The RNA shown here (Bacterial RNase P class A) has 351 nucleotides and comes from a sheep gut metagenome.
The sequence is in RNAcentral, with records from MGnify.
The model forms 95% of the base pairs in the Rfam consensus.
[in-house]
RNA sequence: GGACUGUCGCGGGUCGGGAAAGCCGGCGCGAGGAAAGUCGGGACAGCAGAGAGCACCAUACUUCCUAACGGGAAGGUGCCUGAAAAGGCAACAGCAAGUGCCACAGAAAACAUACCGCCUAGUAUAGGUAAGGGUGAAAACGCGAGGUAAGAGCUCACGCGGCGGAUGGUGACAUGCCGCCGAGGUAAACCUUAUGGGCUGCAAGUCCGAAUAUAGAGGCAAAGACCGACACGUCGGUCGAACGGGCUGCUCGUCCGUCGUCUCAGGGUAGGGCGCUUGAGCCUUCGGGUGACCGCAGGCCUAGAGAAAUGACAGUCACCCCGAAAGGGGAACAGAAUCCCGCUUACGACU
Numbered sequence: 001g002g003a004c005u006g007u008c009g010c011g012g013g014u015c016g017g018g019a020a021a022g023c024c025g026g027c028g029c030g031a032g033g034a035a036a037g038u039c040g041g042g043a044c045a046g047c048a049g050a051g052a053g054c055a056c057c058a059u060a061c062u063u064c065c066u067a068a069c070g071g072g073a074a075g076g077u078g079c080c081u082g083a084a085a086a087g088g089c090a091a092c093a094g095c096a097a098g099u100g101c102c103a104c105a106g107a108a109a110a111c112a113u114a115c116c117g118c119c120u121a122g123u124a125u126a127g128g129u130a131a132g133g134g135u136g137a138a139a140a141c142g143c144g145a146g147g148u149a150a151g152a153g154c155u156c157a158c159g160c161g162g163c164g165g166a167u168g169g170u171g172a173c174a175u176g177c178c179g180c181c182g183a184g185g186u187a188a189a190c191c192u193u194a195u196g197g198g199c200u201g202c203a204a205g206u207c208c209g210a211a212u213a214u215a216g217a218g219g220c221a222a223a224g225a226c227c228g229a230c231a232c233g234u235c236g237g238u239c240g241a242a243c244g245g246g247c248u249g250c251u252c253g254u255c256c257g258u259c260g261u262c263u264c265a266g267g268g269u270a271g272g273g274c275g276c277u278u279g280a281g282c283c284u285u286c287g288g289g290u291g292a293c294c295g296c297a298g299g300c301c302u303a304g305a306g307a308a309a310u311g312a313c314a315g316u317c318a319c320c321c322c323g324a325a326a327g328g329g330g331a332a333c334a335g336a337a338u339c340c341c342g343c344u345u346a347c348g349a350c351u
Stems, first nucleotide, its partner, number of pairs: 001347001002317007010030002013027005032333001036344002039342005044201004056197005061075005076092001077090005093192002098190002100186003115133002117129005141159002144156003160182006166175003205274004214265001216264005224239007242258006281300004286295003319330004
């Protein structure tokens, strides 16, 4: 991350007309910087949950900002680029807690070792030795001097690193300072330490609630079959302790049930209301802060649908491109669905 005018149209709201309507009219409002990915954090809601611990997951330099964050600001340290100024990057706690691992090569891959070499001796061997050579990504601090049989932090100076102190800094950290020490690498290996973390998402959740069917309660009423009449859905008559199921396959016995209608009524569905947009809100002035950001005052109300409206046409200005000019052309990525803060991604123009 354009501004505006006119005509027509769409969705909510509000006011008026109208008996009322899915009707008519007026007024006002109506997508974004990313509405996107749904990645991190919160608000809100329901469920769960005494408290604590273990396990699991996430995070990991410092201080600050913030409702919160794995976000941001300002810094520290290391690395890279650069002559410098400066810029960029960082899974930046701990291997000096424990355990594991370190291919190939090499004598040896971690509380040692002796292949070549060097030194000593009692010399086909034994002992000492890490200076030198060789292997390796990595070989037991580097280098010089002393020392020694030859050597070795064995001793000393300087340097590097670790720990403790001092000083400076809120802190990470730093140091021409003091003391002690010399310990291989690996945590994007297990692990340790510190901090944080319940689960599900507005289709959350809550209220009202038909039609139809119906659990349950109650009232009236109530088995079935056959025959006859007639105005064809009613009337009259006869038989039968009828029929079905369970207890056992059968019998007996025993138990349960049967058809219609009315009233009350539970739960749930369709549908409707709330949640819902006034909020960690936006704009402006001033003030504080290096900054992220914070504070005072004034002003403003700016989609809220529920499968979804936010559009079309014409024109003016601004912007970009072509052109000497007249003039001509162009305008991307993309569409709210409970809300907010971030991050990331997409894209136009400018710096």